[in-house]
RNA sequence: UGCUCAUCCAGAGGGACUGAGGGAACGGCCCGAUGAAGUCCCGGCAACCCUCCACCGGCUUCGUACUCCCAUUCGCGAGGCCCCGGUGGCCAAGGUGCCAAUUCCGUCCUGUGGCGAGAUGCGCCACGGGGAAGAUGAGGA
Numbered sequence: 001u002g003c004u005c006a007u008c009c010a011g012a013g014g015g016a017c018u019g020a021g022g023g024a025a026c027g028g029c030c031c032g033a034u035g036a037a038g039u040c041c042c043g044g045c046a047a048c049c050c051u052c053c054a055c056c057g058g059c060u061u062c063g064u065a066c067u068c069c070c071a072u073u074c075g076c077g078a079g080g081c082c083c084c085g086g087u088g089g090c091c092a093a094g095g096u097g098c099c100a101a102u103u104c105c106g107u108c109c110u111g112u113g114g115c116g117a118g119a120u121g122c123g124c125c126a127c128g129g130g131g132a133a134g135a136u137g138a139g140g141a
Stems, first nucleotide, its partner, number of pairs: 001141001003139006013042005021031003025107004043099003048095002052089005058081007103133001108130009
């Protein structure tokens, strides 16, 4: 840098340095000299990964039944392992992340209702659904 998947209406701030911007873009609306962004220190939130537990699945080993013998891909029982997957739970030590406003709201498509002199059209407003974009994590390139 681009790909796949998951999540995004919850939650959580003080100090030091510094000094004018910040909220991704655009529009709106906000935050900001009672100090923005940034860096550092301390604190916190959360639970994506990791750890641990249970169950399911997968793999594997052993035993055993289907009249006898042999065998075993199927059945039943027990054990082992998580290299792989899923669900639920625990924890907060470690890897990240986050700590104004729903991702602050909208942007593209669409449903319902209302308004306009106003029609199956158009514009605006309100509420909703889907998408795009973005952010974060995990995986892999």
The RNA shown here (SAM riboswitch aptamer (S box leader)) has 141 nucleotides and comes from Peterkaempfera griseoplana. Its Rfam family is "SAM riboswitch aptamer (S box leader)". Rfam describes the family as follows. The SAM riboswitch is found upstream of a number of genes which code for proteins involved in methionine or cysteine biosynthesis in Gram-positive bacteria. The prediction has a mean pLDDT of 77. It was read from a public genome assembly, where an Rfam model found it.